About this RNA:
This is a predicted structure of a 1444-nucleotide RNA (small-subunit ribosomal RNA) from an uncultured bacterium.

[in-house]
RNA sequence: GACGAACGCUGGCGGCGUGCCUAACACAUGCAAGUCGAACGGGGUUAGUGCUGGUGCUUGCACCGGUACUAACCUAGUGGCGGACGGGUGAGUAACACGUGAGUAACCUACCCUGCAGUGGGGGAUAACACACCGAAAGGUGUGCUAAUACCGCAUAACAUAGUACUUUCGCAUGGGGGUACUAUCAAAGAUUUAUCGCUGUGGGAUGGGCUCGCGGCCGAUUAGGUAGUUGGUGGGGUAAUGGCCCACCAAGCCGACGAUCGGUAGCCGGACUGAGAGGUUGGACGGCCACAUUGGGACUGAGACACGGCCCAGACUCCUACGGGAGGCAGCAGUGGGGAAUAUUGCACAAUGGGGGAAACCCUGAUGCAGCGACGCCGCGUGAAGGAAGAAGGCCUUCGGGUUGUAAACUUUUGUCUUUGGGGACGAAAUAUGACGGUACCCAAGGAGGAAGCCACGGCUAACUACGUGCCAGCAGCCGCGGUAAUACGUAGGUGGCGAGCGUUGUCCGGAUUUACUGGGUGUAAAGGGCGCGUAGGCGGGUUCUUAAGUCCGGUGUGAAAUACCUCGGCUCAACCGGGGGGGUGCACUGGAAACUGGGGAUCUUGAGUGCUGGAGAGGGAAGCGGAAUUCCUAGUGUAGCGGUGAAAUGCGUAGAUAUUAGGAGGAACACCAGUGGCGAAGGCGGCUUUCUGGACAGUAACUGACGCUGAGGCGCGAAAGCGUGGGGAGCAAACAGGAUUAGAUACCCUGGUAGUCCACGCCGUAAACGAUGGAUACUAGGUGUGGGAGGUAUCGACCCCUUCCGUGCCGGAGUUAACACAAUAAGUAUCCCACCUGGGGAGUACGGCCGCAAGGUUGAAACUCAAAGGAAUUGACGGGGGCCCGCACAAGCAGUGGAGUAUGUGGUUUAAUUCGACGCAACGCGAAGAACCUUACCAGGGCUUGACAUCGUGCGCAUAGUGCAGAGAUGCAUGAAGUCUUCGGACGCACAGACAGGUGGUGCAUGGUUGUCGUCAGCUCGUGUCGUGAGAUGUUGGGUUAAGUCCCGCAACGAGCGCAACCCUUAUCGUUAGUUGCCAGCACGUAAUGGUGGGCACUCUAGCGAGACUGCCGGCGACAAGUCGGAGGAAGGUGGGGAUGACGUCAAAUCAUCAUGCCCCUUAUGUCCUGGGCUACACACGUACUACAAUGGCUGCCAACAAAGGGAAGCGAGACCGCGAGGUGGAGCAAAUCCCCAAAAGCAGUCCCAGUUCGGAUUGCAGGCUGAAACCCGCCUGCAUGAAGUCGGAAUUGCUAGUAAUCGCAGAUCAGCAUGCUGCGGUGAAUACGUUCCCGGGCCUUGUACACACCGCCCGUCACACCAUGAGAGUCGAUAACACCCGAAGCCUGUAGCUUAACCGUGAGGGGGGCGCAGUCGAAGGUGGGAUCGAUGAUUGGGGUG
Repeated sequence: GACGAACGCUGGCGGCGUGCCUAACACAUGCAAGUCGAACGGGGUUAGUGCUGGUGCUUGCACCGGUACUAACCUAGUGGCGGACGGGUGAGUAACACGUGAGUAACCUACCCUGCAGUGGGGGAUAACACACCGAAAGGUGUGCUAAUACCGCAUAACAUAGUACUUUCGCAUGGGGGUACUAUCAAAGAUUUAUCGCUGUGGGAUGGGCUCGCGGCCGAUUAGGUAGUUGGUGGGGUAAUGGCCCACCAAGCCGACGAUCGGUAGCCGGACUGAGAGGUUGGACGGCCACAUUGGGACUGAGACACGGCCCAGACUCCUACGGGAGGCAGCAGUGGGGAAUAUUGCACAAUGGGGGAAACCCUGAUGCAGCGACGCCGCGUGAAGGAAGAAGGCCUUCGGGUUGUAAACUUUUGUCUUUGGGGACGAAAUAUGACGGUACCCAAGGAGGAAGCCACGGCUAACUACGUGCCAGCAGCCGCGGUAAUACGUAGGUGGCGAGCGUUGUCCGGAUUUACUGGGUGUAAAGGGCGCGUAGGCGGGUUCUUAAGUCCGGUGUGAAAUACCUCGGCUCAACCGGGGGGGUGCACUGGAAACUGGGGAUCUUGAGUGCUGGAGAGGGAAGCGGAAUUCCUAGUGUAGCGGUGAAAUGCGUAGAUAUUAGGAGGAACACCAGUGGCGAAGGCGGCUUUCUGGACAGUAACUGACGCUGAGGCGCGAAAGCGUGGGGAGCAAACAGGAUUAGAUACCCUGGUAGUCCACGCCGUAAACGAUGGAUACUAGGUGUGGGAGGUAUCGACCCCUUCCGUGCCGGAGUUAACACAAUAAGUAUCCCACCUGGGGAGUACGGCCGCAAGGUUGAAACUCAAAGGAAUUGACGGGGGCCCGCACAAGCAGUGGAGUAUGUGGUUUAAUUCGACGCAACGCGAAGAACCUUACCAGGGCUUGACAUCGUGCGCAUAGUGCAGAGAUGCAUGAAGUCUUCGGACGCACAGACAGGUGGUGCAUGGUUGUCGUCAGCUCGUGUCGUGAGAUGUUGGGUUAAGUCCCGCAACGAGCGCAACCCUUAUCGUUAGUUGCCAGCACGUAAUGGUGGGCACUCUAGCGAGACUGCCGGCGACAAGUCGGAGGAAGGUGGGGAUGACGUCAAAUCAUCAUGCCCCUUAUGUCCUGGGCUACACACGUACUACAAUGGCUGCCAACAAAGGGAAGCGAGACCGCGAGGUGGAGCAAAUCCCCAAAAGCAGUCCCAGUUCGGAUUGCAGGCUGAAACCCGCCUGCAUGAAGUCGGAAUUGCUAGUAAUCGCAGAUCAGCAUGCUGCGGUGAAUACGUUCCCGGGCCUUGUACACACCGCCCGUCACACCAUGAGAGUCGAUAACACCCGAAGCCUGUAGCUUAACCGUGAGGGGGGCGCAGUCGAAGGUGGGAUCGAUGAUUGGGGUG
């Protein structure tokens, strides 16, 4: 895009079309084929006339009846024509059925047209009818009468037919046409209104058919052979006619890979739909042909049938029946039931067109013309038009400003198509007449916007977006895919888009799909080259020349129906629709021509191909023989305790003497070195040497043949290994098997043994990643460089070298090709020819069937079902028990620990009314918390409040705020009530009331901002331009060096740049300078018991400002003359001097909604807020982090005024002095600090203890005290006395640290009323070790593999278990189909005929001729029996497969 459609929602009008696609299922009822009286005899009705009977009587009239004739009309029957057309359906049919084109010299044709000739004279019957009879009926029988255009002789007769003879002419053949003569045979019908219409013979025509042939159009080879009247002949029969159409005889043919036969499916075509076309699909309506008419068979009649509304028989079914027997056939029009998703009225009319009959009038016509029903389709029209902004109301959204619906509506003006009412009113009807449609179309008038819009979609494809609801639910979905709390994807609403009396959905076909490729594809790796050769059919094929004309090309003729389609003109108001004209129609046939190319024929050629001759190379093949090394075994000797084997072992062998070693022997298999991307072969494959037989290739030569060629479906042969059969052989090796190990297991890898087999002969098998994953042949198209075999050239001979050339075999590479990788004269390039193969993945190379095989199995080779992919090449990452290089307290080397004990602290778990919450590998766990008794506090229990503890706004009132008493646990409540505020005059402040709102440590860190951790202070991460690539991307950033560093240098299709690195900043180490108090004191002076205490000074220390200094700068070695590196000098410091701050692009949906901020959701007399008490401090247990120890490098006691740094101090630090054993208390000097205080530094030194659960260790507990604080019970810290637990250095495992570091020692600070073993800082003392980078962990760069990409914590295979689905096998069972064999054998044609019978003709007659009935026979449908075949369904059980 299309549709004979259906379904859902909706539905105003008209025109034109169209409407059982299913059950060729069954049918009630009505109608669909009759007509002619001008063929015929009857019958009937009516009328008239004649005759006659009766009645009435008005005596010539009326009525009734009979009879004859006439006329008109009707008609059963005889007869004629028509029922073979028209109408329906598509079951069957794969066929000369259809289409197209021929043929018929092998034929027919009623009615029609036309020509010629004729129509004489007779005969016998029979329906109807009457009577009788049978039957329920349908119907029938007998007797009798009768007519014809019914039937039958006779006459006449040819230009007819047949035969004979002669002749002429034509044809592709059989043969045909014409003429002449003779012989034989055959006709007829009448009607009538007198116009005509009929009838007979014959010729011609027209029309319609029969038969034959060429070509064309479905699927299956898992259908490969079929065929006996089969193929042909001869002779007959039959037919309108040819013919095995049928028959007898004879012969053995005929069809088939160019697809016979069989199976499945199907009416065919003009056309229709689609498509650019070529094609593909289709055959409903309309038109042509065919077939069929309940199923099967059969003939009759006829011009024509084997006959839809005829006959006979058989079967099934239905109906009637008196049970004896009958009747029927909607796939005609309506209609009914049924089936189905689904398809209409038991309508009107013969007015038109057409058909049948008739002389005609006319009759018949469910053909046809119309109407009805259905949006089923196509076409047309309408549901209003113009104006109209306060951009109304309402709806929806909102950032609350507004936006949108939207000029849409309202409103104003206006129109009248359709509709409604009234009036008029056709064409269709060519002389007359006649209109179903139809009071229809159309026209006029009037009324009034009044009666007339829906459907689908809105994530992308694909035009159109928001809100709410829902929360992987409900649902959507054509594909991708949406939905798990912010859904443009579900549902609803608003809005929008599309189409519009329709819109969507479903189904089917074509297109897109060059996705079966003729036009117009492929096969190295995506699916796809046969394992290889020989060769049949077939396809294709070298040069020259002559010829032919099959192909090819050009012209002409016929045909290619109409309709459709195209162009054009016209008719309905337009269109759809309809009409006229034109062109075209790729095809087929006939015919005339051309001769280039292809083909056929003839001749010729040598270059393709082959032969001959010469020559060398080779693991080419078959057979026979020979050889040495090695393994094993046997014998003997020597010899002694092991051997063997592995990662390590064990099994095994060995004191009965192994292994080792020497000598001899046996036997089998394989042939080291040479050996080479070397050689040979078609492939598989071939390797010691010799002999013999044999195939092929190559080079040279140019004698011979003269296209003999290439390919190759089938076919035939060869074909590794394993395997099979028979017979040998068997050393080594070695499936199976056994044992030992390994392991969680180990039916494996490793070890010790070991049988088939491996070997030989003969025969099978016929497959491999049989690979170059690349079929064969020929020609052409840049080069370079190896190698094997030959020939030639040059050099006087000659080796080598060099050059040329042919054949083979490799590598590199340009053009070109390719999706890329790659290929590239050995093509995957450019061309030609032939073969094979492919068409999404799985199912499956499976099943069934066939063929082959001894078997194993091979070959050919599906479907159901299922998925939305499977796959190739390349890219970037990530990963690897891949590789290379490098780094890091990563390992190693060391030191000290943790893990064991007690305690502290955090966490898990458990408990609880609550034990608030968060943090969870590294990167949670002395973490948030720099400090939970109340508070904090978020948790729990109880008691209160409800515009609220807190903010803003309104109104009113007024002070606020204290104090006191009572109740209460308190919050709070009640009472009392003093002093009585500030003000810029707005208010601040408080109380009361109302509602907007407050409030939430409630949820979501997976909605977020901000902040932070981590990889990691690792050296990386990117960009612009350019270049390369189809692209993703690459290059730069890789490479060679070097560095702590993507640090620097060099090179380079790259050149630059940015964020990182480094440096700049702080601190520390040295010096200078400036300054000199609160710091300092060398010298000077004073003074003290003593002290920088004082004067003085600023030299020193110090303080803190400013500077200097370090840059591989210098020298030497190495390096590339670079970067740099190594060593040295100098220097306080040397190669970033030490430390800090500083954290690239990013990763982890990492952490935090409980710091803060914040979207959405939730609570609102509570999830808010106030208060008291409790809890966060619980305790069978587990883990992390610390402290203290286990002691002598120590404890205790004492002494020595030994020596720091960095900090803090006013609600503070607090000196001296006094009291207390002590914690502490009294007291208060000094100090907002280089001035005073905290402040004592400790480790140190001396003495003692003597290795013990101790003079170690200090937990726990008791008593007595101190401090802070409203308050130390739950639940603080400290002191004294007493008590004196575990613990004697810590399993597996594991942490930190490379120098002023580890270890060890103390000091200070923040938080803080009080409360550190924690944290953050400070200084004192002060080590050991680093060979080195194999390994563990982490990281960086390059490279490689990848089926990974939420990226190895990835992906993924198979069994088993469960559920479902389709399918194979299966003892069988059931059904269907087509053949075959035999039996039976209806109707009927044909043949025969003994019986019976018979009008026409012959015969005087008897009788005959001819016919009929009967009987018999051949054939023959249905039926029966039988064994097979094919297909389908089903089946206990069973096999695999698919999905979850």

Overview:
The sequence is in RNAcentral, with records from ENA and SILVA.